[in-house]
RNA sequence: GCGCCCUUAGCUCACCUGGAUAGAGCAACUGCCUUCUAAGCAGUAGGUGACAAGUUCGAAUCUUGUAGGGCGUA
Numbered sequence: 001g002c003g004c005c006c007u008u009a010g011c012u013c014a015c016c017u018g019g020a021u022a023g024a025g026c027a028a029c030u031g032c033c034u035u036c037u038a039a040g041c042a043g044u045a046g047g048u049g050a051c052a053a054g055u056u057c058g059a060a061u062c063u064u065g066u067a068g069g070g071c072g073u074a
Stems, first nucleotide, its partner, number of pairs: 001073007010026004019057001028044005050066005
């Protein structure tokens, strides 16, 4: 250089042959329980889905470009 793959919550991931409020576990916070802590139970908050553009009535999902990372190849 070329080819392929990945990028979603603080972390690890799901959803990814387009359909409407994007979820789960852990972590955080609040409450219950407890003498206190932990554990357990209930709840809350947290996302411009890497960035930009396009297609579409509608995009995390499809297309293109850019950035970062990984693998292969010369």
Molecule: transfer RNA
Organism: Spirochaetales bacterium